[in-house]
Molecule: Glycine riboswitch aptamer
Organism: Actinomadura harenae
RNA sequence: CCUCUGGAAAGCGAGGGCGUUCCCGCCCUCCGCCGAAGGUGAAAGCCCCCUCCGAGGACGGGGUGAAACUCUCAGGCGCCGAUGACAGAGG
Numbered sequence: 001c002c003u004c005u006g007g008a009a010a011g012c013g014a015g016g017g018c019g020u021u022c023c024c025g026c027c028c029u030c031c032g033c034c035g036a037a038g039g040u041g042a043a044a045g046c047c048c049c050c051u052c053c054g055a056g057g058a059c060g061g062g063g064u065g066a067a068a069c070u071c072u073c074a075g076g077c078g079c080c081g082a083u084g085a086c087a088g089a090g091g
Base pairs, nucleotide, nucleotide: 001091002090003089004088005087006086011031013030014029015028016027017026018025019024032077033076034075038073039071041069045064046063047062048061049060051058052057053056
C1' cells in the first nucleotide's frame, strides 16, 4: 500500500419552493447539534536568548513538542443507512 471483516456520534425542529390528489421524495434557508475523513491549538520535557544573583539558580521571551484532549474550518446529523479514526485476518 491492497483485499476482507468489525467499527460510533449528532434533528421525530421550523419555513419556503418543486415533483405531487394525498402519503412521500428532492432542493434552498434558518435554528439546534456531532467528532472517528482531513485539518487547528499546545502540556511536561529539551534547546536558545535577555535581566538579576554569583557558579548554580530564578523571572521573562523565543524555538521544538502528543493524543481518542481541544477547536468545529472542513465534513457530518431528520430511521438505520452512510462516512469512518481505529482494530483483526490475509497478501